[in-house]
RNA sequence: ACGGAGAGUUUGAUCCUGGCUCAGAACGAACGCUGGCGGCGCGUUUUAAGCAUGCAAGUCGAGCGGUAAGCUAACUUCGGUUAGCCUAGAGCGGCGGACGGGUGAGUAACACGUGGAUAAUCUACCCCCUUGUUGGGAAUAGCCUGUGGAAACAUAGGGUAAUGCCGAAUAAUACUUUUUGAUCAUAAGAUUAGAGAGGGAAAGGCGCUGAGGCGUCGCAAGAGGAUGAGUCUGCGUCCCAUUAGCUAGAUGGUAGGGUAAAGGCCUACCAUGGCAAUGAUGGGUAGCCGGCCUGAGAGGGUGAUCGGCCACAUUGGAACUGAGACACGGUCCAGACUCCUACGGGGGGCAGCAGCUAAGAAUCUUCCGCAAUGGACGAAAGUCUGACGGAGCGACGCCGCGUGAACGAUGAAGGCCGUGAGGUUGUAAAGUUCUUUUCGAGAGGAGGAAUAAUGUUUGCAGGGAAUGGUAGGCAGAUGACGUGAAUCUCGGAAUAAGCCCCGGCUAACUACGUGCCAGCAGCCGCGGUAACACGUAGGGGGCAAGCGUUGUUCGGAAUUAUUGGGCGUAAAGGGCGUGCAGGCGGUGUUGCAAGUCUGGCGUGAAAGAUCUCGGCUUAACCGAGGGAACGCGCUGGAAACUGUAAUACUAGAGUACAGGAGGGGACAUUGGAAUUCCAGGUGUAGGGGUGAAAUCUGUAGAUAUCUGGAAGAACACCGGUGGCGAAGGCGAAUGUCUGGCCAUGUACUGACGCUGAGACGCGAAGGUGCGGGGAGCAAACAGGUUUAGAUACCCUGGUAGUCCGCACAGUAAACGAUGUACACUAGGUGGUGGGUAAUAAUAUUCGCUACCGAAGCUAACGCAUUAAGUGUACCGCCUGGGGAGUAUGCUCGCAAGGGUGAAACUCAAAGGAAUUGACGGGGGCCCGCACAAGCGGUGGAGCAUGUGGUUUAAUUCGAUGAUACGCGAGAAACCUUACCAGGGCUUGACAUAUAUUGGACGAAACUAGAGAUAGUUUUUCCCUUCGGGGUCGAUAUACAGGUGCUGCAUGGCUGUCGUCAGCUCGUGCUGUGAAGUGUUGGGUUAAGUCCCGCAACGAGCGCAACCCCUACUGCCUGUUACCAUCACGUUAUGGUGGGGACUCAGGUGGGACUGCCGGUGACAAACCGGAGGAAGGUGGGGACGACGUCAAGUCAUCAUGGCCCUUAUGUCCUGGGCUACACACGUGCUACAAUGGCCGGUACAAAGCGCAGCUAAGUCGCGAGGCUAAGCGAAUCGCAAAAAGCCGGUCUCAGUACGGAUUGGAGUCUGCAACUCGACUCCAUGAAGUUGGAAUCGCUAGUAAUCGCAUAUCAGCAUGAUGCGGUGAAUACGUUCCCGGGCCUUGUACACACCGCCCGUCACACCAUCCGAGUUGGGGGUACCCGAAGUCGCUAGUCUAACCAGUAAUGGGGGACGGUUCCGAAGGUAUGCUUGGCGAGGAGGGUGAAGUCGUAACAAGGUAGCCGUACCGGAAGGUGUGGCUGGAUCACCUCCUUU
Repeated sequence: ACGGAGAGUUUGAUCCUGGCUCAGAACGAACGCUGGCGGCGCGUUUUAAGCAUGCAAGUCGAGCGGUAAGCUAACUUCGGUUAGCCUAGAGCGGCGGACGGGUGAGUAACACGUGGAUAAUCUACCCCCUUGUUGGGAAUAGCCUGUGGAAACAUAGGGUAAUGCCGAAUAAUACUUUUUGAUCAUAAGAUUAGAGAGGGAAAGGCGCUGAGGCGUCGCAAGAGGAUGAGUCUGCGUCCCAUUAGCUAGAUGGUAGGGUAAAGGCCUACCAUGGCAAUGAUGGGUAGCCGGCCUGAGAGGGUGAUCGGCCACAUUGGAACUGAGACACGGUCCAGACUCCUACGGGGGGCAGCAGCUAAGAAUCUUCCGCAAUGGACGAAAGUCUGACGGAGCGACGCCGCGUGAACGAUGAAGGCCGUGAGGUUGUAAAGUUCUUUUCGAGAGGAGGAAUAAUGUUUGCAGGGAAUGGUAGGCAGAUGACGUGAAUCUCGGAAUAAGCCCCGGCUAACUACGUGCCAGCAGCCGCGGUAACACGUAGGGGGCAAGCGUUGUUCGGAAUUAUUGGGCGUAAAGGGCGUGCAGGCGGUGUUGCAAGUCUGGCGUGAAAGAUCUCGGCUUAACCGAGGGAACGCGCUGGAAACUGUAAUACUAGAGUACAGGAGGGGACAUUGGAAUUCCAGGUGUAGGGGUGAAAUCUGUAGAUAUCUGGAAGAACACCGGUGGCGAAGGCGAAUGUCUGGCCAUGUACUGACGCUGAGACGCGAAGGUGCGGGGAGCAAACAGGUUUAGAUACCCUGGUAGUCCGCACAGUAAACGAUGUACACUAGGUGGUGGGUAAUAAUAUUCGCUACCGAAGCUAACGCAUUAAGUGUACCGCCUGGGGAGUAUGCUCGCAAGGGUGAAACUCAAAGGAAUUGACGGGGGCCCGCACAAGCGGUGGAGCAUGUGGUUUAAUUCGAUGAUACGCGAGAAACCUUACCAGGGCUUGACAUAUAUUGGACGAAACUAGAGAUAGUUUUUCCCUUCGGGGUCGAUAUACAGGUGCUGCAUGGCUGUCGUCAGCUCGUGCUGUGAAGUGUUGGGUUAAGUCCCGCAACGAGCGCAACCCCUACUGCCUGUUACCAUCACGUUAUGGUGGGGACUCAGGUGGGACUGCCGGUGACAAACCGGAGGAAGGUGGGGACGACGUCAAGUCAUCAUGGCCCUUAUGUCCUGGGCUACACACGUGCUACAAUGGCCGGUACAAAGCGCAGCUAAGUCGCGAGGCUAAGCGAAUCGCAAAAAGCCGGUCUCAGUACGGAUUGGAGUCUGCAACUCGACUCCAUGAAGUUGGAAUCGCUAGUAAUCGCAUAUCAGCAUGAUGCGGUGAAUACGUUCCCGGGCCUUGUACACACCGCCCGUCACACCAUCCGAGUUGGGGGUACCCGAAGUCGCUAGUCUAACCAGUAAUGGGGGACGGUUCCGAAGGUAUGCUUGGCGAGGAGGGUGAAGUCGUAACAAGGUAGCCGUACCGGAAGGUGUGGCUGGAUCACCUCCUUU
């Protein structure tokens, strides 16, 4: 010393910047739901809007004259009168109504706060001291009698009192004036000691008395105090400069007036000042403070309740009275409003307490009492007191208490969840025992009360008898609250729990419903059928008589940064300089003491806050004491630092002299090359231009070339991260004038310095004005191209302009996106200008300039002695994006336009750097039937088949770029079949279980029916321990069933990129991090294949290999295969015996590994060539498909969540449909013919299949096929003929002897059944088609092409599919281009990733804004008019008691009324200023669902982009001119670094 927490949200991810939002606390609050009690507080924040009614300021008879009514007594003419007592109300008079109470409209001011001043002042009541209180006078209200008036009230006459009023006496230290000193002082002066002239009284009241007086309350004068007030003043006190100039009583002086008091406060005269960038004046807003809320603090916000000050009292003005007012419940006037009225005239002021109306989200009782505290009056009793004390209403706030406690497991029931087991609600309940705060009833009654009057008593002062004075003691009435509090008794768990939340932030989760709907939401965001986010339920979390929401403030926010931020690229350095003010400033000495430090004193009210202690049972609440209050003032001290004064110095700064480099500036003169034009010569058909063209130009002679001439502009090479300049900028040469800079040396001045708001000057290009000039270039414009269009890019022309002079303009990506100056902090390498040493190489030292790099800094990129490092001084600028550098105002400009510069509204981002991908009409390397080189096709015809479309009762469904379309389907006549029509069934066509029941079920025949089905007849169970079981049928219940939906809920399977070479991990290392490294690099490969290198070392999934077929071969085995040798036999044949040689088959081995040789390469990997070999560099083919992509495909193969149907979306049957047909597309077959067709003859396969089968042979048929029939479950028999080929013949180029569609007829086969709708055969018919547009496909060798064969499916049906073999090519120079892919690198505004993103006009809707002819309000100003009340004056018209003079009349003095000047509120007129509302129309902006037109930007964005400026265009935009890199790519040059 007690004190400081963060989170969500920009991205695919990261770091940063930056805004938005949340968690906290608080409230005079309001709203929603809920609500037991008590204590203490608080309660119209809105219209200073209007108010009915009642109350809120009176009191004193001990100041005065009096006194209605009532009572008593006396008298009485009975009408009354008089006296006394008690007095109400009114009046004169005194004091008080200036306090208390309310409100915050005004006020930006000495209003407030704080500290001073008053030598410039006043102060009733109160206190102390001194003195006095003498003697007179005249009225007037009340009252009486009248009058006027509706009333309010007014008025005449009469008489009356005072503590009312008026003279007079007395008197000081009051006051004024004259004057003489003394002391002090901040200037005028203050204080004080003297000497001369002017002023008051209640002789009043009461009590006592010894009647003399005394006491007391008053009164008057003076002195002092206290209290309160006035005035002045230092400092502090909101926002706007889009308010920059304001001011005539204004600033000062003199004189006068005025005030309690200084003063232009007022007046006259004189002077011309005063205020302001340290913010005057103007505008807006606002009562100020103690405090209150928040905050770690510094701060920020606020000014309810309580306390201090101010202002106001319906609005405006004014004075009177008074100690005090320009007066909330007083007066006068004017205005608005309202009430009464007899219409003549009057009354009123809740911002007092209650209460009402309206307003509003919203704020109380027309209560009780003066018992307490305080106030006014009074001698006092007392009266008055909506101040105050209390109660009532309101969860409005703070605090406290309760709604029970203990035990209680079959973990009850019910609810919810779960397939089930079970879990949870939950010891919770029930139940048992206990308690009684609270509650109900009754009892009880503390304290708030102190004392007053009065009585009594003890003292004191006085000369002191009494009344008295004064200081105590004792006794002594009085309670609104109050049906009060504490406390006691009885009763009984009895009377008492809600609200919000549960996706993350943020503690707390499940089910159902809903289906981008309904809704939620503070931010991010949820909801489109499995929602922890909506609604409900269960459960849970939080707080609790409250809980949430809304609003506001502070905090978090270091997000205005003093504490405590920034400005290269995120917002932010002025375009550059000179320099006034201002800020800051080198070294030594001395003084002063303003800042600074320190001691003391005064103040900083109380309350609040804080610490300690105490009182209410506790707490809130209340009380006591302490500290604090960082501030201001006075005073003493210190002297380091700052300041200031003086003096000195030379290191900062500057001057002189002796040198140097330079496109620094201005002016003048001169030069050559090039271009264009003109003239002439030579010469002939083109030239020019482009991607290609055209416009254009040329036979009237161009272009080309030569000669001569003219003009204007710009200065090649040198030339260079080279030079100079403050920046802009500066480039031929010479001359003149001139600025700055650098190095060295010497001398001099002596801090003369740095920065710099305003100000002033300079300031590219473009632009403007006037006058020149005009060769080339070239906005605009014209023409030609391109294009869908082309207001562009390209081309041909071409005007302003570009050039010069003078003047304006003042902006740029005016950039190093980096303000200026100074100091310090490793180096290295260049360039350039000097110096020093030395002969030189070289070394060293200053200035400028460039690159690399340490520490350090930075979000990173990067910067790094030329800092973006470390510090100092000063200036400029920033505070989310858009709106917008816009509007408006002001200002500058001839204009264009520049400078300054908002808000409403809207979004939750906008942005910087870097990372990984993806992409690029970026780059490099590489591959692939990708292109090229070839061969054959498709696209044209006919037909087949699939699809789309159309049609239909239905034409079932799915597949749809590549990666659907002879695909699912490897066989739709019925069936299949899912579709349609019709007819049936409902535990079902099919499964399981239970219960009951039966003995069948089934089969055969007949009948009805289209059939399903129904009916009739006949026949008919098994095992047994006799309990029953099995099987089947029926009934019933659970359930079955679904090719119904969702492939975007899924599994599995599959396609594709792609058989492409990639995809990752562990550890380590680097980076704040995302990430990187490894995997990059140099080679090589089909390959991330291998080698080398390397902060990496290893590993995994892929590649390859292992597997199968094939090519060669050894060995073994040898029938059904084979037949060399031996034998037999046949017309002939392995036919037979036999053989195990061969072929072949099966099995098992070998073989190929860059192994060998040569070359290249780096001595590696590897490549090239060769040998051998059947095969050579993965031999050929297959299977095998990494991480992943496409929400790819499939719920109709199957499985499966959810949803849906349940006499139907299930199931059975008959018939139909899937086969339709104007058309379009895909895939095929057959062709168009002679390399062919047809006829005849003839040769050679492989691989398969076969008993519901293959079927030989024979026979019949022209044939499909029929009949008959051997063999074979197959290396044995059969299908089975292979075909192209070869040999021979014929056809002879034609729609044919090509081609076979279509159609007619006749048949065969399968099958219940060939009509819709099968295949085949024969006869006849004989279509299109003569090689196919744009476009497009496949294939690199046993391949393409061509030829046939077999099989699956299958009763039957193949141009399709899957296999098999026969014949058997051409071409590849090569990687520029198209497509796809891999690696590295680069740019990016993309990340749903280029099918991306994104700009502007137009159209529509909504919102706010600006302009706007005008119109209608508010505010304040100026000038003038009118001028109420009223003060000060003036006047002397009317009236006049006191005093004076006078016998009187009367006069004087004074007063009142009247009149009036100035001033003067409201009102009026004129004028301009400012601020709102409305406003036809106009303008841009913002936001919106998938609108229209283009495509400007992001990649080299397809013309690099951007900035300033000018012109043009539907729009983005285009072009000219100058500038920038915040431009990709390639090449060259120069420089730097490393080895």
Molecule: small-subunit ribosomal RNA
Organism: Pleomorphochaeta caudata